[in-house]
Molecule: SAM riboswitch aptamer (S box leader)
Organism: Planctomycetota bacterium
RNA sequence: CUUUCAUCAAGAGCAGCGAAGGGAUCAGGCCCGAUGACGCUGCAGCAUCCUGCCGCGCGCUAGCGCGGUAAGGUGCUAACUCCUGCCCGUCCGGGGAAGAUGAGAG
Repeated sequence: CUUUCAUCAAGAGCAGCGAAGGGAUCAGGCCCGAUGACGCUGCAGCAUCCUGCCGCGCGCUAGCGCGGUAAGGUGCUAACUCCUGCCCGUCCGGGGAAGAUGAGAG
C1' cells in the first nucleotide's frame, strides 16, 4: 500500500513547548480557537479490538463460548465518524460511499 471480517449514539485530562489556524478529502453548513485551539512531549485516563492470566460451561480433548482481570499490544481522550452530499422510504428513518480503529492475509 492492497484486501477480508468486525465495530463506530458510550467512555476518557492536566502540564510543558509552541503560535494560527483546526474539526480526513472536496463542497454546503455548523462548531472549536490569543480565556492559546490543531500539533509535539511527559504523565494520567478511557476502551476491551488482539494476546496473556483467572474462573465457569461445552467438547470429538484439537478447541469453542461466557464472565472476570487490565500484565502486554493497539487505539483513543469536543460536538453521533459534528451534520449533510449517493439510493430507498411509511419523512426523518433505513441502506450505501468514503473515513477511522482492531485482527487476519498478500